């Protein structure tokens, strides 16, 4: 310097390919249960979808640029 890939909730990740209500386990927290704690169970919060900019009635989803990781080439 070039190629290809990841980047969504605190943590691991889905959902992107076919644009149409942002999701799951874990955690957290509040009830339930009990001598107390944990395990069950029930519910609850938590996201500028990396970032700006384009398409479009609508964008995590398509397009551009940019940023940061990670592999490979020179």
């Nucleotide at each position: 310097g070039g190629g290809c890939u990841c980047g969504u909730a605190g943590c691991u990740c889905a959902g992107c390919u076919u644009g149409g209500u942002g999701g799951a386990g874990c955690a957290a927290c509040u009830g339930u249960c009990u001598a107390u704690g944990g395990a069950u169970c029930a519910g609850u919060u938590g996201g500028u979808c990396g970032a700006g900019g384009g398409u479009u009635c609508a964008a995590a989803u398509c397009c551009c640029u940019c940023c940061g990781g990670g592999c490979c080439c020179g």

Predicted 3D model of a 74-nucleotide RNA (transfer RNA) from a Candidatus Nanoarchaeia archaeon.
Its Rfam family is "tRNA". By type it is a transfer RNA.
Taxonomically the source falls in Candidatus Nanoarchaeia (Archaea, Nanobdellati, Nanobdellota).
The sequence is in RNAcentral, with records from ENA.
The coordinates come from a structure-prediction model, not an experiment, and the mean pLDDT is 81.